[in-house]
A computed fold for a 128-nucleotide RNA from a Pseudomonadota bacterium, annotated as SAM riboswitch aptamer (S box leader). Rfam family: SAM riboswitch aptamer (S box leader). About the family: The SAM riboswitch is found upstream of a number of genes which code for proteins involved in methionine or cysteine biosynthesis in Gram-positive bacteria. Taxonomically the source falls in Pseudomonadota (Bacteria, Pseudomonadati).

RNA sequence: CACUCAUCGAGACCGGCUGAGGGAUAGGCCCUUAGACGCCGGGGCAACCGCCAGGCCCAACCAGCCUGUAAAGGUGCCAACUCCUGCGAUUCGAUCGCCUUCCGGGCGGUCGGGUCGACAGAUGAGCG
Repeated sequence: CACUCAUCGAGACCGGCUGAGGGAUAGGCCCUUAGACGCCGGGGCAACCGCCAGGCCCAACCAGCCUGUAAAGGUGCCAACUCCUGCGAUUCGAUCGCCUUCCGGGCGGUCGGGUCGACAGAUGAGCG
C1' cells in the first nucleotide's frame, strides 16, 4: 500500500513545550491567542485482538462459531452522530404548474423533514 471481514447515536481530561491554525475532501457549521493542531508526561474510556470461563460442533482433540468475566498484555480512542450534507431509492409536509374530474385523483418542478442503501473515511483483525 492492496484485498477481505467486523464496528462506527455510547464512553473518557489535566499539566508542560510550542505558537496559528484545526475539524480527511467541497460546501455549511463549528473549535481556536481565555492558546488550536502537534509533541511530551500523567490520567481515563472502551473492549477489536490476546488472556480466562462456559456453550455449540466433533467419537475425541484441534480449528471454527456463540456467550460471559476481567483489564496487568497488543492496538485504538478521550469537542460536536464519522459534526452535518454531498449519490440513489422511498416516504411525509408545504408550494407552483399541467392533465383529468361529481367528490376527488394523477404527473412533474422547487423547498424542508424522516427512513433505508451506496460511496468515501476511521479503527481493529486477517491476508498478500